[in-house]
RNA sequence: AGAGAGGGUUAGAGGGCCGCGCGGAAAAAGAAAAUUCCGUGAGGAAAGUCCGGACUCUAUAGGGCAGACCACUGAGGAAAUCUCAGCAGGGGAGACUCUGGGAAAGUGCAACAGAGAGUAGACCGCCUAAGGUGUAAACCGGUAAGGGUGAAACGGUGGUGUAAGAGACCACCAGCGGUCCGGGUGACCGGGCCGGCUCGGUAAACCCUGGUUAGAGCAAGGUCAAAUAAGAGGGCGAGUUGAGGGCUGCCCGCCCAAGCCUUCGGGUAGACCGCAUAGAUAGAUGGCCCCCCACGACAGAAUCUGGCUUAUUGCCCUCUCUGCGC
Numbered sequence: 001a002g003a004g005a006g007g008g009u010u011a012g013a014g015g016g017c018c019g020c021g022c023g024g025a026a027a028a029a030g031a032a033a034a035u036u037c038c039g040u041g042a043g044g045a046a047a048g049u050c051c052g053g054a055c056u057c058u059a060u061a062g063g064g065c066a067g068a069c070c071a072c073u074g075a076g077g078a079a080a081u082c083u084c085a086g087c088a089g090g091g092g093a094g095a096c097u098c099u100g101g102g103a104a105a106g107u108g109c110a111a112c113a114g115a116g117a118g119u120a121g122a123c124c125g126c127c128u129a130a131g132g133u134g135u136a137a138a139c140c141g142g143u144a145a146g147g148g149u150g151a152a153a154c155g156g157u158g159g160u161g162u163a164a165g166a167g168a169c170c171a172c173c174a175g176c177g178g179u180c181c182g183g184g185u186g187a188c189c190g191g192g193c194c195g196g197c198u199c200g201g202u203a204a205a206c207c208c209u210g211g212u213u214a215g216a217g218c219a220a221g222g223u224c225a226a227a228u229a230a231g232a233g234g235g236c237g238a239g240u241u242g243a244g245g246g247c248u249g250c251c252c253g254c255c256c257a258a259g260c261c262u263u264c265g266g267g268u269a270g271a272c273c274g275c276a277u278a279g280a281u282a283g284a285u286g287g288c289c290c291c292c293c294a295c296g297a298c299a300g301a302a303u304c305u306g307g308c309u310u311a312u313u314g315c316c317c318u319c320u321c322u323g324c325g326c
Stems, first nucleotide, its partner, number of pairs: 001322009012292001014290005020041007043298001047309002050307005055217004062252004067213005072086005087100005101208002106206002108202002123147002125143003131140003155173006174198001176195008221273004231264006244256004
């Protein structure tokens, strides 16, 4: 000097004029409207609507199934599918970063190439032993070590053995299983002994295992007002054992209940609370000028709140790598 990784912070400041929303005061004053003055008025993400909670309603218990979501260990936390620290595996040259139950319970899927893609397979090769054919070459036959195809080919290296080969056998190694010891709260890590010879990938595919889970949401919900034709039909019932309704999508159970359900036609729909140190309700903070300097990006509350994800200006800190100079 350049390239990168992780984190923190900021989000223009001040003044003048005019104009908005809310609250208060003055004057006026029966009230409303209007006038003047004072105070106050968007975010780190307000966005996404991905999770959790407060609050409200479904009068009152519950159980089962389905559906949905989560998934290594520990701590934090009201909870979270969140945060932090670890463990294992993957990526990166590195700082760092991504992923996380099960493939030996079952089913499915993987183009093309290739002989063959999961307990598969003989294209090119190698052998011609034993057995058969043949004068011979070679064929039947044997083989899967070598080559080829492919992203991936059913352990690796070296040897014994063989006609040629092969975990067929042996030594070492990796993996898997069993057992014992040590470290750690734990996920896991390290080591000894034994064994067989090693049957891939994929579950944000179906599925299995374990766990959690009622639904709807401030347009929730509540109070007052207004209107509800001396409208017209249909269906199912009660006073007995139950029409209809509720509690989750279904079932069981439970509860309320004497009137319900429905077609056509007519009428009304306003105000207040919920609701605020911004509190609107077709929804407010805008326009112009001066000036300072970090030259200002992304962008706009609508019940409140804890996280996550995405967009983005400027400044600062730490770390990694490369080049150059001392």